[in-house]
Context: one part of a larger RNA
RNA sequence: GGCCAACGGUGAAUGCCUUGGCGCCUAGUGCCGAUGAAGGACGUGGGAGGCUGCGAAAAGCCACGGGGAGCCGCCUACCAGGCUUUGAUCCGUGGAUGUCCGAAUGGGGAAACCCAGCACCCAUAUGAGGGGUGCUACUCCCGCCUGAACACAUAGGGCGGGUAGAGGGAACCAGGGGAACUGAAACAUCUCAGUACCUUGAGGAAAAGAAAACAACAGUGACUCCCUGAGUAGCGGCGAGCGAAAGGGGAAGAGCCCAAACCAGUCUGGUGGUAAAGCCCGAUGGCGUUGCCAGGUUGGGGUCGUGGGAUCCGGUAGACCGUGCAUCGGAGCGGUCACGGAGUUACAAAGUCGAUGUCUAGUGGAAGCGUUCUGGAACGGCGCGCCGCAGCGGGUAAGAGCCCCGUACACGAAAGGCACUCGACCUCCGACCGGACACCCAAGUAACGCCGGAACCGUGAAAGCUGGCGUGAAUUCGCGAGGACCACCUCGUAAGGCUAAGUACAUCUAGGCGACCGAUAGCGAACGAGUACCGUGAGGGAAAGGUGAAAAGUACCCCGGGAGGGGAGUGAAAUAGAACCUGAAACCGUUGGUCCACAAUCAGUCAAAGCGUCGUCAGGACUUGUCCUGGCCGCGAUGGCGUGCCUUUUGAAGAAUGAGCCAACGAGUUACGGUGCGUGGCAAGGUUAACCCGUGUGGGGGAGCCGGAGCGAAAGCGAGUCUGAACAGGGCGUUCAGUCGCGUGCUGUAGACCCGAAGCCGAGUGAUCUAUCCAUGGGCAGGUUGAAGCGGGGGUAAGACUCCGUGGAGGACCGAACCCACCUAGGUUGAAAACUGGGGGGAUGACCUGUGGAUAGGGGUGAAAGGCCAAGCAAACUCGGUGAUAGCUGGUUCUCCCCGAAAUGCAUUUAGGUGCAGCGUCGGGCGUUCAGCAAUGGAGGUAGAGCACUGGAUGGGUUAGGGGGCCUACAAGCUUACCGACCCCAGCCAAACUCCGAAUGCCAUUGCUCCAGAGCCCGGCAGUGAGACCACGGGGGAUGAGCUUCGUGGUCGAAAGGGAAACAGCCCAGACCGCCGACUAAGGCCCCUAAUUCUGGACUAAGUGGAAAACGAUGUGGGAUUGCACAGACAGCCAGGAGGUUGGCUUAGAAGCAGCCACCCUUGAAAGAGUGCGUAACAGCUCACUGGUCGAGUGAUCCUGCGCGGACAAUGUAACGGGGCUCAAGUCCAGAGCCGAAGUCGCGGACUUGUGCGCAAGCACGAGUGGUAGGGGAGCGUCGAUCGUGGAGUGAAGCGGCGGUGGAAACCGUCGUGGACUGCGGUCGAGUGAGAAUGUUGGCAUGAGUAGCGAGAGAGGGGUGAGAAACCCCUCCGCCGAAAACCCAAGGGUUCCUGGGCAAGGCUAAUCCGCCCAGGGUGAGUCGGGAGCUAAGGCGAGGCCGAAAGGCGUAGUCGAUGCACAACCGGUUGAUAUUCCGGUACCGCCGUAUCCGCGCCCAUACCAAUACCUGGUUGCUAAGGGGCUGUCUCUUCGGAGACGAACCGACCCACCGGGUGGCGGUAAGCAAUGAGGGGACGCAGGAGGGUAAGUGAACCCACGCGAUGGAGUUGACGUGGGGUAAGCGUGUAGGGCGAGGUCCAGGUAAAUCCGGCCCUCAUCAGCCUGAGACGCGAGUCCGAGCCGUUCAAGGCGAAGUCACUGAUCCCAUGCUGCCUAGAAAAGCCUCUAGCGAGCUGAUAUGGCGCCCGUACCCCAAACCAACACAGGUGGGUAGGUAGAGAAUACCAAGGCGAUC
Repeated sequence: GGCCAACGGUGAAUGCCUUGGCGCCUAGUGCCGAUGAAGGACGUGGGAGGCUGCGAAAAGCCACGGGGAGCCGCCUACCAGGCUUUGAUCCGUGGAUGUCCGAAUGGGGAAACCCAGCACCCAUAUGAGGGGUGCUACUCCCGCCUGAACACAUAGGGCGGGUAGAGGGAACCAGGGGAACUGAAACAUCUCAGUACCUUGAGGAAAAGAAAACAACAGUGACUCCCUGAGUAGCGGCGAGCGAAAGGGGAAGAGCCCAAACCAGUCUGGUGGUAAAGCCCGAUGGCGUUGCCAGGUUGGGGUCGUGGGAUCCGGUAGACCGUGCAUCGGAGCGGUCACGGAGUUACAAAGUCGAUGUCUAGUGGAAGCGUUCUGGAACGGCGCGCCGCAGCGGGUAAGAGCCCCGUACACGAAAGGCACUCGACCUCCGACCGGACACCCAAGUAACGCCGGAACCGUGAAAGCUGGCGUGAAUUCGCGAGGACCACCUCGUAAGGCUAAGUACAUCUAGGCGACCGAUAGCGAACGAGUACCGUGAGGGAAAGGUGAAAAGUACCCCGGGAGGGGAGUGAAAUAGAACCUGAAACCGUUGGUCCACAAUCAGUCAAAGCGUCGUCAGGACUUGUCCUGGCCGCGAUGGCGUGCCUUUUGAAGAAUGAGCCAACGAGUUACGGUGCGUGGCAAGGUUAACCCGUGUGGGGGAGCCGGAGCGAAAGCGAGUCUGAACAGGGCGUUCAGUCGCGUGCUGUAGACCCGAAGCCGAGUGAUCUAUCCAUGGGCAGGUUGAAGCGGGGGUAAGACUCCGUGGAGGACCGAACCCACCUAGGUUGAAAACUGGGGGGAUGACCUGUGGAUAGGGGUGAAAGGCCAAGCAAACUCGGUGAUAGCUGGUUCUCCCCGAAAUGCAUUUAGGUGCAGCGUCGGGCGUUCAGCAAUGGAGGUAGAGCACUGGAUGGGUUAGGGGGCCUACAAGCUUACCGACCCCAGCCAAACUCCGAAUGCCAUUGCUCCAGAGCCCGGCAGUGAGACCACGGGGGAUGAGCUUCGUGGUCGAAAGGGAAACAGCCCAGACCGCCGACUAAGGCCCCUAAUUCUGGACUAAGUGGAAAACGAUGUGGGAUUGCACAGACAGCCAGGAGGUUGGCUUAGAAGCAGCCACCCUUGAAAGAGUGCGUAACAGCUCACUGGUCGAGUGAUCCUGCGCGGACAAUGUAACGGGGCUCAAGUCCAGAGCCGAAGUCGCGGACUUGUGCGCAAGCACGAGUGGUAGGGGAGCGUCGAUCGUGGAGUGAAGCGGCGGUGGAAACCGUCGUGGACUGCGGUCGAGUGAGAAUGUUGGCAUGAGUAGCGAGAGAGGGGUGAGAAACCCCUCCGCCGAAAACCCAAGGGUUCCUGGGCAAGGCUAAUCCGCCCAGGGUGAGUCGGGAGCUAAGGCGAGGCCGAAAGGCGUAGUCGAUGCACAACCGGUUGAUAUUCCGGUACCGCCGUAUCCGCGCCCAUACCAAUACCUGGUUGCUAAGGGGCUGUCUCUUCGGAGACGAACCGACCCACCGGGUGGCGGUAAGCAAUGAGGGGACGCAGGAGGGUAAGUGAACCCACGCGAUGGAGUUGACGUGGGGUAAGCGUGUAGGGCGAGGUCCAGGUAAAUCCGGCCCUCAUCAGCCUGAGACGCGAGUCCGAGCCGUUCAAGGCGAAGUCACUGAUCCCAUGCUGCCUAGAAAAGCCUCUAGCGAGCUGAUAUGGCGCCCGUACCCCAAACCAACACAGGUGGGUAGGUAGAGAAUACCAAGGCGAUC
C1' cells in the first nucleotide's frame, strides 16, 4: 500500500412530520383619497433588538354591548411595578387622538428636512426671541366687484363660496397609438397580431342597447353572454394560413326621455306709429311704449312606422273652487278632492318610519369505565357499557364518538351596515276615437368623388359601417336598406340622449374542498425574504425547518487559560446534550485478518496452494464446554482467458466526445380535433351541447352532429347517374352497419421529448468611467533666449538704415511639480482584471485640474483609432415579447419474449434535410400463387472470335496515277533501290465494327421437392435514404492508392465462437440456458500449446523457409535437342604455328595487328596476307590450326523444380509469435491417425410457433429462439386514490448486515439501528425508474502539507500573561522628511476615548487591533451651510406646440465651484474646542439714561387745484355770406331759375398769460420690488515698499566648569532660550481722482440722482484708497530652567534685544504692455414714487442672538479599486547645510521599522 471485517468521524441523503404554499368551489365584497389615501420615515414599553399594535392622548383613550377570572401582545425568560367580581385582560360596534413625509397643497427641497406670512393665544417687567392653534398651492365651477386695446362689451384682475378635480388600486373593461422574433422550410403581399408594450379614461363591473335591424314572399322583434350553425359560407403570393353571419337551443329580461311644428311668458333688436290690426269669444265700457317681424330664453305641447305629431273640425269622458282690462254668460286654463296608475337603477325627485331577514361579538350542546395486560406515558389489547339530528376535524405523553376544544341541532345584538318584500307617510302622472289640412319630424348631415381603416371579405362584381379632404340634398307623394347596379316587392325611419339583469375579473373577507407539494418539492420566500448580497442605476436576488411528552437544557467533582472532555445527575432513551429525530453515500480514520520488496498493466473471471478461525453447519473425541476434522466465510502465491462505459460512426481500447467522486433533482406531457386498433352500450339507427331541476347518485334537455344514396361543374335525376345523337361504350356508384363512450398507436394545432444560440423588436435605466461642450474656481520650482515698441549715438534733404541701451514677446528653449505613455526588463493562477523599476515626451499652453451642469443607443460624442459612452461597443445595459427560432450538437432513466432493416431509385435553392417508392414489423384477407431442381419451348448479341461491313493498320506482289533522271523539234519513248489508289497474297486491331457466337442469367409451361418467419393484396406503425472491405465483371486514375464510381455475390454494419501471433470487412462457422460427455470444420499435431519428433518418396544448404523487381550468375535437381569422341574427343603438359611477304595502297613509318583494297600461292601433320597483348615502326609473347602424351567421355542450346545476388533508417534482436529447427520442426507428392468451435450429436431445462387432439387447462409431434435502427407482446418496481383485508411501543417506515426465493425487473425472512406508522389483494390515476446532457444543487476528494504569506531593518533588556520574534516600557540601530510630517475639502459613517475579551476576522502567533462586548465622547451671534445674491443649468403659473404620454418656454423659483458677511490669543479633557474656560474684541437687534440736532404745534416763507374775472391764440360750427369743372327744371340754346360742396364766419369749448381766491401742499424722518452708480472681473511682465520665515550674535538670561591619547578649563568657554493675536488709535511707502453751476425732448412714472450741451474756477490744494511700522491691547499670556508628584498632579519663573538674509505671501482687483477684449445678481451709495408725527445721531449701560455640521480617517489599513491591495484621489503650510531650484543628497520638527 491492496482487499475484507468491526468500530468511529465527516456529511447530509432517506423515512416520518408540517407552522407554509398551490389549485379550485361557495358566499360575501368590490373602489380608497384634500375630513389628506395607498405606501412609508421616525417615534412609542421601567429594563437591548426584531416583529405586531399604536401616534407626543403613542402595545393605548371614551361610550355601548358580549364575556366572567384572571391579566399587563410575540420571540422571551427574569427583575421591578401595577390592574381586577365597583367585572379587569379579551372580543364586537361607534367615537376621540392621530408626529413627519407622501397627490402633498404657505414657499423651497437632495422624501420623512429647511424657511415663511397673517390672525389669535401663552410665558417672560419691556422687547428681541420662543411656543401653540387656525388659515395661506394650482386648475375648474358659481356669485359679486373691477376692468384694456375699442364706445358698449370682452379679455384680464380682485373678493367671496365649493365634501369639485389632482393621487392610488390585483385582474377585468372601453378608447388613442402599436412592434419584432416567428410561420410561409428563402422572402416582399400575407402571418405572428391589433398580440406584446406605451398611454388616456371609467366602474364595481365596463362596453353595448330599444331597429334608417334581420329576413325572404314565411316571418322575427333592443342589447349582452353560452351551446350550435362550422372549420361551413367565404377570404387567401387561392401559398402559409385566416375564418364569419343568419337561423336554432338556452341565460336574463325593461323600457324610456328630448329636438321640431304649435301656444304662452319674458328679454334684445328691428319695424311701426296715435290708430286699429292687439287685449279668449259675445255685448258695453275701458286700456294701451300695445301690435308685427327676427333672435334668445323659460314653461306647456310632443316622441312615432299597421307612420306619428302640430293645427282645425266633430264625438265621448267626475265634483268643487279660482280666473287677470271691468261686468254678465261661455270657452279655455289653473287648483283641490275623488277615482285610476306609478315611483327611488333609466323613465321627475328627496327620502322618513315600522315590520321581516341577514352580517359584524357570542350562548347552550348527548354519551366510559375497569384492568397487578404492555408501556416512561394508553388514546393500544382485553372485559363489560353508553350516546348519536352529534362516528367533520383538532388536541391530550402511541389508533379517543362518550377526556378537552368542538360537531349536528337550537338560540342571541345596545350600536352600525346590507337586502328583499310588505305597510305607512311622501311624491309624480292621467285622455281616447273619426275626419280635414299638408305645418313639423335632428344639415355642412345623408349621398356622391378621392384616399384610408375595420369587418370572413388582401380592391375584388364589393354592398353595408367608419376616418380625412372635396362637392353637397330631400321632409312622408320624403328618405334609407335587402352584398355592384336597375325594376318590382319587402323591411325600416339616420344624422340627439338615458337604461337594470344575464357577462368578465379577484386585491380583499369568511367557510370549505383536493387520486395537489411535503423543505433541491410547494410561492423567490414554512425561518426577522423581496431580507442578506451584487449593481451608479433600471434591476437582479439567495441559503436557511425538526432535542424531548415535558427543559426535567446536566447541580456537584475532575483535567484544561479557554474550547472541549471524563464522572455524577435528569430522562423511556443523552451516539435525544442544544453543531441536538432518523443519520445512507462519497471522503477521512482506528483495530484485526490476509497479500505485496526480480516484477508488467481494462484491474475482472475461471482454476488454485497457503494462511486466518469471530460466527455458523455437519461429523468426531471426550474430563459438557472445550478440542479436532471438514464445509460455508476472508485474503490469496501461481496459472488460463481477457482491448473500460457512453456517444458518434463504414469503422472506437482507441491517441475522437462526455464524466473528479457521491447523494438528491433532471427529458414524449396535457387540451381540443383527425385516423387506426382493442373493448363496451345500443343498433337502421346512435348520441346529446349549453342549460334546467335536484344535497347528491341522478332526472330532464333532440337545438345540433354522424350514419342511412349516389352521380354530375351545375340545373337536376336517382339504384342509378354523368358523358354522349345514342338504348353504344366508358367513369363513378348500386353488395359489405353504424354510432356514442373508455383505453391505446400515430398524427394536426398548441413551446409539444428536454437543455442550448448569435440575434430581432418594445419600453425603460445609465455621461460618479470615458468623449465633447457650458459655467465657476485653482495650478505650473528654477534657469535660458531676448521679438515689437521706446530712448540715445551715427546716418539722411527727410527717410531708410545702423550701433548701444532699454524692453520683455513666444502654441520659444532646458528642466521639477503636474500631464502623457515611446523603449527595455520584470510581472502574466500578478502586489495590480494594465502595474512596477530604469530610461523617455509635453511642461504659458490647441496646457493640466476641482466642483456643478448638458448631450442617450441606429442615438450621443469623436484633432477619426470604428475610438469612447460605468473593467466586453460594427450598435450599451435592464426588463419584457420569450419556453423567439435552431433541416444543427448533446442527452433521454426498470426487465423479459418474438420478428428484424437500410445506407438504394426518382425528385428537391437538394446533396449530413425531406416527399414517394424499395427493404422491416403488426393485424386482416387469399392459400401454394413463392422458391429450388429437372425437362421442354422461347427471346437476346455479352465473353470469345472474326475482318464480310464501318474504321484503323504492317509487309509483299501487281500496277493506274504522280515525281525524278535520260532522251527529245513535236508527239512519243526509255528508266527508276521515289510516292502510290484499286486489286491479289500474308499477318493484325476496335466500348460506340460484326459474316459469327457461347456459358450464366431472363421469360413461359409441365413435373418433382418442400412447407413456412414463402408469396400476393388491404390497413396501422416505423426506421433507412453517410456505408465499409473482399472476390469477380467494367469505367475514371498511371491496367497507382486502405483511391474513386457502377454491376453481381459475400462478410461487417446489426455477429459472438474457432483460425489468420495480436487483426470490423479474409477462412471456418451463425451463440435460448446448463453439463469436468462425444464427432468434426477451417487450421493444426518438437516445446511454449490440445494433437505424430507418424509412414513413404523427392527437393532445398540459402536459416531459403521466415519480405521485393528488372537484371545477372559454370548454385543445384529433372527433362529435351544437337556436336565431337577408343580410327583417342574435352582439359592439362611437350612441340610446331612456316615461306612468297614488310601483300598492295596510304603513310614520316604501316612489317599479320592506325586506316583502305584484296585476301592469293607454296611447304606442310598443321599454320589466317592473321585472334589478342605489344613496338615509333620492327622485334617479342600468344591464339586459331597440327602432332605427341594421357585414356573416356566432352561441348553447345532450349524447357523446368528449388535456391543465390540485386537488398540502405533511425531505443534493442525486431521481416518464423518465441524457443529453436537442416534425410527438417523447411518445400513438394502420397498416405495413416489425432487435436480442434458457442458448428453437430447426447442428457436436462425454458420460451416461441405450426399441425393434431382436447370444452378448457394442457398434451403429443415438427420447426425454431445472434441482433443495431425499428415494429409487436408480456411483466417488475415507485407515488397517490378507492374497496376489501391485515400488521404495529411485545416496536411501523427508513437505514446497515446476513440468509433464502424467482426467467428478469425484483421479492421474502432474520439480526442490529430506529421510535411511529404501515403492508397485501382488486380496480383506478401518475410530477413513475438515472451513469453520462463541458447537466443543476449540495457535500467530499485530488493536486498538497505543494505554490504562496503583497516593495521598506532590526537587536538587547525589562513588564504583563496559561502562553511573547510580533503587545507595553527603556536603550541602541535603521527609514521618510515638497513626506512615509501637519491642516482642510470630498468620501466614509463611530472606525474616536475608556474598561473588558480572544471564538471568528488579522495571509503566521497574539496578552494586541480599524475585530468582539459594555460605557462614554462631537457644546459656536463671529468657523462652514441655511435664514442674503446670482452663473451654467434645472423646474416652470399663465402661454405656444404635440395621437396620448409629453416637449418648449415667459413671469417667477431653485441652483456654488463665484459675490456678500461680525473673534482673537492662551489654557483645559481619557475623548471637543476660533464652539468650553480666562482675558481682550466685534456685529445685529431691543430697552434704559443723558446729550446734540431736525420736525409736528405756533409763527413765517414758498408753491398752488376747482371756481370767478380779464386778455390773447388756435380749432369747430349756427344764422348768414359764398357760390365750383356739381345736380335738377325751363330754355328763344344766349341763358334763366332752384338746390347746392369747398371756403368765410360768432357764442361756447380747449389752451396760454394776468388777477381774485385759498381746497391743499412743502420746509422732519424713513424709503423702494422703480431709476442710476457701484459691486465688476482677461493674460503676461517687471520694478519698488514691506512682512512671514530664517541665520548670526563677542549682547541679554538660565544652567554647567568636566574622570581618557592630543588641545582646551571662569572663557571671544559649553548647552539651551532670546515670543505674544484680533481689535482700537495714528494714516506712512505707494496708488487713484479735476471742482462748482444753469438748462434739457434721454434713463418705460418721478427725480435734486445718472447721462448730455454749455458756463465759471483750477493744475496747487483737496478727497478717496492703502501694506507695513509705531502706540495701546499687554503689570497679560507664554517662556529655558528649577521645585515637586502616586512619576496623576501642582507650584515658581529669567532674558524676551540687535544685525543680516529674505519670499511663490501683502501693498496689488494696483502699475506697464498686449490682443483673443476678458460672468451675473444682491449686499452698499444716491435718487425720487410712496409712507409719514415724531425722528436721526452720539455716549454710557443693560438685555437678546435661531436651525444644521463639528468625534475620527483624509495620498490612506477608515475614501475609490471584491482584500488591512506596491494603483488612483482636489486644496493649504514649506525649516537647516550644499545648490539656480519645490531637482538631488544628508538632516530638523514630526512620523515610522509596514503582521510570518
Model confidence (mean pLDDT): 82 of 100. Large-subunit ribosomal RNA, half A from a soil metagenome, 1796 nucleotides, folded computationally. Rfam family: Bacterial large subunit ribosomal RNA. Gene Ontology terms of the family: ribosome and structural constituent of ribosome.